Predicted 3D model of a 101-nucleotide RNA (c-di-GMP-I riboswitch aptamer) from Povalibacter uvarum.
[in-house]
């Protein structure tokens, strides 16, 4: 391009991973990529998850005050708390595509 089957809006989004970036993290943006989505569009309002920068506590150790009792710091771990994340975790709210009835 051309033939034969088949199939039937147009098509949309973008998983792990790479690279660049923002964050203490989780994570998120952006580029590149298809894992799989009929809402894998928006929306934290309800449920679960994920993270601890900081806060609270506590176990070990140093230091300094104290008459005793004990206060007050400092460093490592532990445990908690979202004000912070996850809409590709469910559910709920809301907008939209396409066929039927």
């Nucleotide at each position: 391009u051309g033939a034969u089957c088949a199939a039937g809006u147009g098509g949309g989004c973008a998983a792990a991973c790479u690279c660049a970036u923002c964050g203490a993290a989780a994570g998120g943006u952006g580029a590149g990529g298809a894992c799989g989505c009929a809402a894998a569009g928006c929306u934290u309002c309800c449920g679960g998850u994920c993270u601890a920068c900081g806060g609270g506590u506590u176990c070990g150790g140093g230091c300094u005050c104290u008459u005793g009792g004990g206060a007050g710091u400092c460093c490592u771990g532990g445990c908690u708390c979202a004000g912070g994340a996850c809409a590709g975790c469910g559910g709920g709210g809301u907008c939209g595509c396409c066929g039927g009835g």
Rfam family: c-di-GMP-I riboswitch aptamer. Its family is annotated with cyclic-di-GMP binding in the Gene Ontology. From the family's description: GEMM was predicted in a large-scale screen for bacterial structured RNA regulatory elements.
The source organism's lineage runs through Bacteria, Pseudomonadati, Pseudomonadota, Steroidobacteraceae and Povalibacter.